[in-house]
RNA sequence: GCGCUAGUAGUCUAACGGCUAGGAUAUGGCCUUGCCAAGGCUGUGAUCCGGGUUCGAAUCCCGGCUGGCGCA
Numbered sequence: 001g002c003g004c005u006a007g008u009a010g011u012c013u014a015a016c017g018g019c020u021a022g023g024a025u026a027u028g029g030c031c032u033u034g035c036c037a038a039g040g041c042u043g044u045g046a047u048c049c050g051g052g053u054u055c056g057a058a059u060c061c062c063g064g065c066u067g068g069c070g071c072a
Base pairs, nucleotide, nucleotide: 001071002070003069004068005067006066007065010025011024012023013022018055026044027043028042029041030040031039048064049063050062051061052060
């Protein structure tokens, strides 16, 4: 340099073009306990960036950035 592939909460991970973005974990509050742990209830927090297509984009297309793999 070329090709392929991935990017979603602090972390891990789901999501036919129909989204009010789900779950786990973490974390805040409350309950339970003599205290802690465990458990229960309830809250907080995310689509890498910029454009395009579409009635509608996390999803499809183009470009960029970053990581991984392959070729040279």

A computed fold for a 72-nucleotide RNA from a Nanobdellota archaeon, annotated as transfer RNA. It was read from a public genome assembly. Lineage of the source: Archaea > Nanobdellati > Nanobdellota. Its Rfam family is "tRNA". Rfam's curators write: Transfer RNA (tRNA) molecules are approximately 80 nucleotides in length. Rfam classes the family as a transfer RNA.